[in-house]
Molecule: c-di-AMP riboswitch aptamer (ydaO/yuaA leader)
Organism: Aphanothece hegewaldii CCALA 016
Order: sequence, then structure tokens, then C1' cells
RNA sequence: AGAGUAAGUCAGCCUAAUUCUAUUAAUAGAUAGAAGCGGAGGAACCACAUCAGGGGCGUAUUUCUAUAUUGAUUUAAGACAAUCAUUAUAGAGAAGGAUAUCUCCUAAUCCUAGCCCGUCAGCUAACUUCGUCGGCAUCAGGGGAAGACUGA
Repeated sequence: AGAGUAAGUCAGCCUAAUUCUAUUAAUAGAUAGAAGCGGAGGAACCACAUCAGGGGCGUAUUUCUAUAUUGAUUUAAGACAAUCAUUAUAGAGAAGGAUAUCUCCUAAUCCUAGCCCGUCAGCUAACUUCGUCGGCAUCAGGGGAAGACUGA
């Protein structure tokens, strides 16, 4: 020189929710700021509507069947029955979301919640403004791409 090459090993997950700086502080943490990421409001043009209100964050919507509650309608003295709507439970679908760096294919397993505004907001350049929490886990196979460490 071959060469940081061949080869080998490694990487936590969901969520926008991470990183850096300064002060305080033993650490953690707290406060302030910045970057990154995410959300809301907000022209023209275009579009659309207003009490069974309307709208936002979020994958978290929707159809059918059965049972029960409430209300309305029809008949009626009343009850029963029928229809429609609302709420709850159970089951079965459709659609959507997650699964270990990223991406594609296959398989399998799960999830489809919760919260907010308060009569009001479509899109929306400039501009204004808010959030940066919380909760989990021990790994399926194949192809491609990048990163860290070791290294002939």
C1' cells in the first nucleotide's frame, strides 16, 4: 500500500412530544431562551351555510343483527302492537391504525379511545398564537438502503 476494504456485531416501542444553551441546584429537578417537530386562528380566488346547532385535536369512523331504556307518530278510553330516532350492551363485517434504524413484500397478533371550544371558525399568502405530555416492552421471515463499533 492492499483498506478503515471483505467480514462480524450492534441499534428499544407508541406519541408532535426531542435536542442544545444559560441561571439555580450535589444529582435529579425547576425557570428562561433557542432550534427541531406538531396544532390553531387568519386575505384574494374558489367553495359553502346557519337549534334534530356547529366545529377542533386524534387512526379512533361506519354498516347490519339481537336485547334493554327514553321520546315521537299511527289506532285508541287505556294497554298492547307497529314505525322512526336517541343511549347502552353483545356479536359479525367494512374501513383505518400499530408492531424494534428506514423502506418494500408476506405472515401473525393487537387497537379503533379520550379530550376540547362554547353559538363561533371552509380553503387561505403575509401575520398572530399554542403544545413539546404521558404510557409501555424483550424482539417473526425475506429483499434493498443508510449509521455506529470492531476489523483481516